[in-house]
RNA sequence: CGGGCCGGUCGGGCGAUCGCGUCCAUCUUUCCCAGCGAUGGGCAGGAUGGUCGAGGAAAGUCCGGGCUCCACAGGACAGGGUGGUGGGUAACGCCCACCCGGGGUGACCCGCGGGACAGUGCCACAGAAAACAGACCGCCUCGUUGGUCGAGCUUGUCGAGACCGACGGGGUAAGGGUGAAACGGUGGGGUAAGAGCCCACCAGCGACCAGGGUGACCUGGCCGGCUCGGCAAACCCCACCCGGAGCAAGACCAGACAGCGUGCGUUCGAGGACGGUCCGUCCGAGCACGCGGGUAGGUCGCUGGAGGCCGCCGGCAACGGCGGUCCGAGAUGGAUGGUCGCCGGCUCAGAAGAGUCACAGAACCCGGCUUACAGACCGGCCCGUCCG
RNA sequence: GCCUCCGUAGCUCAGCUGGAUAGAGCAGCGGCCUUCUAAUCCGCGGGUCACAGGUUCGAAUCCUGUCGGGGGCG
Numbered sequence: 001c002g003g004g005c006c007g008g009u010c011g012g013g014c015g016a017u018c019g020c021g022u023c024c025a026u027c028u029u030u031c032c033c034a035g036c037g038a039u040g041g042g043c044a045g046g047a048u049g050g051u052c053g054a055g056g057a058a059a060g061u062c063c064g065g066g067c068u069c070c071a072c073a074g075g076a077c078a079g080g081g082u083g084g085u086g087g088g089u090a091a092c093g094c095c096c097a098c099c100c101g102g103g104g105u106g107a108c109c110c111g112c113g114g115g116a117c118a119g120u121g122c123c124a125c126a127g128a129a130a131a132c133a134g135a136c137c138g139c140c141u142c143g144u145u146g147g148u149c150g151a152g153c154u155u156g157u158c159g160a161g162a163c164c165g166a167c168g169g170g171g172u173a174a175g176g177g178u179g180a181a182a183c184g185g186u187g188g189g190g191u192a193a194g195a196g197c198c199c200a201c202c203a204g205c206g207a208c209c210a211g212g213g214u215g216a217c218c219u220g221g222c223c224g225g226c227u228c229g230g231c232a233a234a235c236c237c238c239a240c241c242c243g244g245a246g247c248a249a250g251a252c253c254a255g256a257c258a259g260c261g262u263g264c265g266u267u268c269g270a271g272g273a274c275g276g277u278c279c280g281u282c283c284g285a286g287c288a289c290g291c292g293g294g295u296a297g298g299u300c301g302c303u304g305g306a307g308g309c310c311g312c313c314g315g316c317a318a319c320g321g322c323g324g325u326c327c328g329a330g331a332u333g334g335a336u337g338g339u340c341g342c343c344g345g346c347u348c349a350g351a352a353g354a355g356u357c358a359c360a361g362a363a364c365c366c367g368g369c370u371u372a373c374a375g376a377c378c379g380g381c382c383c384g385u386c387c388g
Numbered sequence: 389g390c391c392u393c394c395g396u397a398g399c400u401c402a403g404c405u406g407g408a409u410a411g412a413g414c415a416g417c418g419g420c421c422u423u424c425u426a427a428u429c430c431g432c433g434g435g436u437c438a439c440a441g442g443u444u445c446g447a448a449u450c451c452u453g454u455c456g457g458g459g460g461c462g
Base pairs, nucleotide, nucleotide: 001384002383003382004381005380006379007378008377009376010375012343013342014341015340016339017338018337020053021052023050024049025048026047027046028045029044031042032041033040034039055359059370060369062368063367064366065365066364067246068245069244070243074279075278076277077276079242080241081240082239083238084098085097086096087095088094099113100111101110102109103108114237115236119235120234121231122230123229136176137175138172139171140170141169142168143167144166145165146164147163148162149161152158153156184202185201186200187199188198189197203227204226205224206223208221209220210219211218212217250300251299252298253297259291260290261289262288263287264286271283272282273281307326308325309324310323311322312321313320314319344357345356346355347354348353389461390460391459392458393457394456395455398414399413400412401411407445416432417431418430419429438454439453440452441451442450
C1' cells in the first nucleotide's frame, strides 16, 4: 500500500423565537367544606415564570423475568420446551470460557452437539443383495449324462484317462459391476477353491491401566479378531425445566337501569376457585339459556429502576462486590413540531443558489434475540506485496 | 394484548406421512377448421416452490430464523 476478520461508539450540532404535553411555584376566577369573622383547606379553569420531553432499535412480539389476579400454586396424566461441559444471571432458547465435529492459507466463522446392542419404522432408482444377512454371474468339488480325443489289448456295442458342455447336490465370498451407503484396507501364509481362517502393519470399536483436567475430553500403554451401516430436524426413550392468564392484569369512586320466560339445584350439592383431563382441597345458594333494559365517566396501578456514569477490587471473560455521583417522558384520540441564523454531511458536474438529513416514533416495566439503517469515528488482529 | 392459518406458472389451486422431468384448469402463443371471428380439436412455451441457513445420499415437503399477507377473540 492492497485485500480481509472481529469488537465498540455516535447517528446532524449551536442559538433565537412561536406552539404542544407532564410536573412545580406565584397570582387570580367560579364552586364546595370548616369557622361568628379574619382566614384556612379542596375540585376545576385561566395567566406568568421555571423544569423535563423518544430510540439503538421505541419495531417484530420470537424467548425469559418482575408486577397483578386466580389456593403465594398441591399430586398424577396429557401437552410443550431445552439438549457437549463448566460458569454468569432474577430467569432464559441469552451471554462468557472451554471441548468435539466441519469450513478457511490465516485472523476467524458455523453447529437443535443426549441415545440407533429398549422397541417400531424408513433407506427411491440402480444393483445379486440395503441390514437377524443372503448368494446373480464367477471359482472349487462330487454325482449323473452327452460329445470329442485316446494309452492299452482279448480288435470290441472293450476301454483307464484327458478335455468340452448340460443338469443336480455341496463348499465359498477372493473377483464382477451398481449405489450416497455393500459386513474393514494392503501384503504374506494357508486352501480343492476361498475367507480375520492365521500373521504383520494401518483404520475403527470396545474393555482395562497410567497421567493431565472441576468437567466435556485429551495423551500414552496394553489387551480383545470385536469389524453388528445411516436416519431420532421419523415415532420413540432418557435427563432437566414449565400452574393459568395478562395493565383491556387488578383495585377504588361516581352514575344509570326493569324486569320476564324456560331448565337444573339447595346436604341425594347446581355452580365456582380450576382457563386440557382426573384426583384432592376450599367456597357454596343460586346457576345456565333466551328476550328486554342501562352504562361505556373518573382516580390509582404509572414510572426511581435486576437504573445510568465514574473509580477501586475479584474473575481469562460473561459478570459480581464496595464507594461516590446523577435523575433522564408518562400521553389516554394520544404531546415531543414549525420558522429563522451560523456551521457540518450528501445531491443537483464546479461557484452562487436550491433541495435534503439513514432506519424509524414510547403506551406497565426490564434482560435478551432477530430484523431495518445514509453516513462518520475508534480499537485489535490476519494474509499478500514492496522497502529498510 | 392473545391465538391461528397461508405464501407453488400471469390467475385459481393440487402435490406437503421426503425419492428426481413439479402437475391440473383458465389465460398466452402457434396450427387445424371457417369467407372472417368465437367455440371445438392438436401442439408449444412459461416456475430461483416467499427468502436465508441447516438435517439428509437426496428438501416444494423436515427443522430454525426472517419477510409479506389473511382470519378470529377480548
This is a predicted complex of two RNAs, RNase P RNA and transfer RNA, with 462 nucleotides together. It holds a member of the Rfam family "Bacterial RNase P class A". By type it is a ribozyme. Model confidence (mean pLDDT): 78 of 100.